Predicted 3D model of an 875-nucleotide part of an RNA (large-subunit ribosomal RNA, domain II) from Pottsiella erecta.

Context: one part of a larger RNA
RNA sequence: GUCCGUGCCGCGUGGUUCCCGGCACUCCGUCCGACCCGUCUUGAAACACGGACCAAGGAGUUGAGCGCGUGCGCGAGUCAGAGGGCUUUCGAACGAACCCCCGAGGCGCAGCGAAGGCGAAACGGGCGCGAUCCGGCACCCCGCGUGCCGGCGCAGCGCCGGCCCGCCGCAGUGGCUCGGCGCGAGCCGCGGCGGAGCGAGAGCGUACGCGCUCAGACCCGAAAGGUGGUGAACUAUGCUUGAGCAGGGCGAAGCCAGAGGAAACUCUGGUGGAGGCUCGCAGCGGUCCUGACGUGCAAAUCGGUCGUCAAACUUGAGCAUAGGGGCGAAAGACUAAUCGAACCGCCUAGUAGCUGGUUCCCUCCGAAGUUUCCCUCAGGAUAGCUGGCGCUCGGAGGCUGAGCGGUUUUAUCCGGUAAAGCGAAUGAUUAGAGGCCGUGGGGACGAAACGACCUCACCCUAUUCUCAAACUUUAAAUGGGUAAGAUGCGCGGCUCGCCCGAGCGGAGCCGCGUCGUGCCGAACGACGAGUGCCAAGUGGGCCGUUUUUGGUAAGCAGAACUGGCGCUGUGGGAUGAACCAAACGCGCGGUUAAGGUGCCUAACGCGACGCUCAUGAGAGACCACAAAAGGUGUUGGUUGAUACAGACAGCAGGACGGUGGCCAUGGAAGUCGGAACCCGCUAAGGAGUGUGUAACAACUCACCUGCCGAAUCAACUAGCCCUGAAAAUGGAUGGCGCUGGAGCGUCGGACCCAUACCGCGCCGCCGGCGCAACGCGUGCGAAAUGCCAGGCGCCGGCGAGUAGGAGGGCGCGGCGGUGGCGCGGAAGCGUCGGGCGCGAGCCCGCGUGGAGCCGCCGUUGGUGCAGAUCUUGGU
Numbered sequence: 001g002u003c004c005g006u007g008c009c010g011c012g013u014g015g016u017u018c019c020c021g022g023c024a025c026u027c028c029g030u031c032c033g034a035c036c037c038g039u040c041u042u043g044a045a046a047c048a049c050g051g052a053c054c055a056a057g058g059a060g061u062u063g064a065g066c067g068c069g070u071g072c073g074c075g076a077g078u079c080a081g082a083g084g085g086c087u088u089u090c091g092a093a094c095g096a097a098c099c100c101c102c103g104a105g106g107c108g109c110a111g112c113g114a115a116g117g118c119g120a121a122a123c124g125g126g127c128g129c130g131a132u133c134c135g136g137c138a139c140c141c142c143g144c145g146u147g148c149c150g151g152c153g154c155a156g157c158g159c160c161g162g163c164c165c166g167c168c169g170c171a172g173u174g175g176c177u178c179g180g181c182g183c184g185a186g187c188c189g190c191g192g193c194g195g196a197g198c199g200a201g202a203g204c205g206u207a208c209g210c211g212c213u214c215a216g217a218c219c220c221g222a223a224a225g226g227u228g229g230u231g232a233a234c235u236a237u238g239c240u241u242g243a244g245c246a247g248g249g250c251g252a253a254g255c256c257a258g259a260g261g262a263a264a265c266u267c268u269g270g271u272g273g274a275g276g277c278u279c280g281c282a283g284c285g286g287u288c289c290u291g292a293c294g295u296g297c298a299a300a301u302c303g304g305u306c307g308u309c310a311a312a313c314u315u316g317a318g319c320a321u322a323g324g325g326g327c328g329a330a331a332g333a334c335u336a337a338u339c340g341a342a343c344c345g346c347c348u349a350g351u352a353g354c355u356g357g358u359u360c361c362c363u364c365c366g367a368a369g370u371u372u373c374c375c376u377c378a379g380g381a382u383a384g385c386u387g388g389c390g391c392u393c394g395g396a397g398g399c400u401g402a403g404c405g406g407u408u409u410u411a412u413c414c415g416g417u418a419a420a421g422c423g424a425a426u427g428a429u430u431a432g433a434g435g436c437c438g439u440g441g442g443g444a445c446g447a448a449a450c451g452a453c454c455u456c457a458c459c460c461u462a463u464u465c466u467c468a469a470a471c472u473u474u475a476a477a478u479g480g481g482u483a484a485g486a487u488g489c490g491c492g493g494c495u496c497g498c499c500c501g502a503g504c505g506g507a508g509c510c511g512c513g514u515c516g517u518g519c520c521g522a523a524c525g526a527c528g529a530g531u532g533c534c535a536a537g538u539g540g541g542c543c544g545u546u547u548u549u550g551g552u553a554a555g556c557a558g559a560a561c562u563g564g565c566g567c568u569g570u571g572g573g574a575u576g577a578a579c580c581a582a583a584c585g586c587g588c589g590g591u592u593a594a595g596g597u598g599c600c601u602a603a604c605g606c607g608a609c610g611c612u613c614a615u616g617a618g619a620g621a622c623c624a625c626a627a628a629a630g631g632u633g634u635u636g637g638u639u640g641a642u643a644c645a646g647a648c649a650g651c652a653g654g655a656c657g658g659u660g661g662c663c664a665u666g667g668a669a670g671u672c673g674g675a676a677c678c679c680g681c682u683a684a685g686g687a688g689u690g691u692g693u694a695a696c697a698a699c700u701c702a703c704c705u706g707c708c709g710a711a712u713c714a715a716c717u718a719g720c721c722c723u724g725a726a727a728a729u730g731g732a733u734g735g736c737g738c739u740g741g742a743g744c745g746u747c748g749g750a751c752c753c754a755u756a757c758c759g760c761g762c763c764g765c766c767g768g769c770g771c772a773a774c775g776c777g778u779g780c781g782a783a784a785u786g787c788c789a790g791g792c793g794c795c796g797g798c799g800a801g802u803a804g805g806a807g808g809g810c811g812c813g814g815c816g817g818u819g820g821c822g823c824g825g826a827a828g829c830g831u832c833g834g835g836c837g838c839g840a841g842c843c844c845g846c847g848u849g850g851a852g853c854c855g856c857c858g859u860u861g862g863u864g865c866a867g868a869u870c871u872u873g874g875u
Stems, first nucleotide, its partner, number of pairs: 036051004052875006060358001062215013077107003083101003090095001111118002125160005133151007162198002164195007174188006218357002221354001225347006236321009247279003250275001254271007283308003288304002291302002323339001325335002360809006370383001372381003384538002386535008404525002407523002409484006419474001420472002426468003431463001433461003438458006445451001488514009498505001541565004546560005570581003585762007595752003598736003604749001606748006612741001618738001629723003633720010650707005656680003662674002686701001690699002763799009775787002810864001812861010828848004833844004
């Protein structure tokens, strides 16, 4: 040094076991939230409708025309689709596509006029705003760049000329041209009105998207209508020809016999056998049991009962009548299980302003139920609201600032509601007072009076009371319009057919001047502002505060302003479309709103002062009711009284005399009733407050006094409490429960929590800003525009949503291109294995399976299901 073996260590790989971890799924328990989807609807969990479950099928399509937008080609043009030609690829041929020829025709390039017909001269007109561009100045070390001033001024917008066509008015002469010119025709003027015109063209073709119209027109659905046929085997009726129909009862006419009678004839007994007669079998029918049956024996039957049964009877066969037609002893009955107009085919996928249904995802925006019109009121059109696509400018750090505003201020204009007024107008209206004259009624004196007086009403005068949607002198608040400067202001000039007697006035045009933060032009706000085209949905609304109309009122009907619900979740009001709070990406932390803090239930049985006891207490806006009227329950208040000169209450004493007042009464002596209601003595005692008597009597009260010794009485008022306060399943401050409160009233502090507010992270959308080359790049090339960029990075704001719009994606089938996979195992199916995406979905593993399958770029469509009493099948 090499080889072999062995032990140990390290690394790699495979297997097994154990431990740990990730992901997904399943089961159990506890707590919180939580009503069933779809649908029409203002509003659905609804005692509104559809819905047992599963699979498969199942609904905005295609053509034409038009409108708008976008891409592409050519462009005063454009377009071959008709015709012809070419042949490499395709194809067997015929031929298809590309390509070529031809350009008839379409649209465009000229309009106007009913039409005959005429037909856009020149100024490439002028003024204002105007991107870009050019020049100058300032800032800056330079450059980039920024700002200011000036100039040329695109497109576009606004204004004023000019031109063409038609019409009207004025002038009505002159000029020019032509001709068969001593005549005729045409053209030429000024002003106004109308035009889908001109004014240095913009179109045509094609593709895609959206919308409308016509077509079955998103799908399913009538009741009807038209047209041509088929039916009378059911049933209706008629005709022809056949068939069928026990046994009884009643006993018409006629006839016979007997009797009576003068006769007519009558009576009696028979005989006879009539009849839409009777009982009843068959037959035909079908009354009642509202019987049986009622997924039956039966899409009309069975049983018992019942109607009729010699006839308007029953029935066979044949024939006849046919759909607005038949037939009908008539019920709109019957006409083949169908009849207030049969059945079958076709028009026909009839139409439906009506009902129902209408299929994957994410992101952004986001309504209307109102206006006008309509044989309009369950519908449309129109405007509004909304979306998409732009376009023209501006800004983008600060300052300034164009433009803008559901705001304020200042200035100015509009208004007749609230209020007020009625000794102001109009209208209504109470009360007295004064009044000559005047009008009407009544009265008294009187014979009467053109006599005087009294009185009522009217009237007049000055006052007084009360009112007005359709009264008003006055007159708000809120509200509406306009303005707050460059299109302004100032100076000069020109024009005018307007105006004026004229100067003038007024208007138009032209030129010049005019500030830069000093006031001369208000404040505040957000950075955006302006202007087009196309189109959806909607055109049932409802609720609250306030105002308001009708109505007795209403969870009634109709309006106005505004805010909500509808379209909307979240915290609170126990519960809840609309109330209170607050609007929402996904999370974490912090803080609040409304509302709460005994327990349910997160948070103080926190603190202060009052009130309240309920043998039906009370307990929070909207709001889920209670009144009038009462209470010596209790607590406050107001007013008026009484009281140490002793009130009130309690106990006690007195409560008298004239007088038995007068009247009335059978009686009435304080006390049935009426009128009146004095005097004396007193500390005080009513011609009497009650009890009482036949009437008296007696008792009592008012009133006075003694004892007592300090507050007392009345009326009214309003807090809580009580009465007032009765209803049907048992019941609701949300429940339990609560009494110095867990009730009511007034305060204070602390605490609890929303998707609100604050902070942070992440997602999406929108906006702004930045990003290199010696890189790439056209026929070539130094350069320029450009490309890499539909990318990358930074900063900021925002995020609800039904109908509806837009953008970007996912999935399915076919085809073209391109790149792949597959018997070493494609699709499909299964999968409590793993992963990606917000999602529609996608990828991998394993199992099964046994022959096809997939990505990307395009293109195409019979392309996505939970519902339609959907269709078919299954359970």
Source information: NCBI's taxonomy places the organism under Eukaryota, Bilateria, Lophotrochozoa, Gymnolaemata, Pottsiella. The RNAcentral record of the full RNA draws on ENA. Rfam family: Eukaryotic large subunit ribosomal RNA. A reference for the family is Cannone et al. (2002), "The comparative RNA web (CRW) site: an online database of comparative sequence and structure information for ribosomal, intron, and other RNAs", BMC Bioinformatics. Rfam 15.1 lists 107,465 matches to the family in 2,616 species.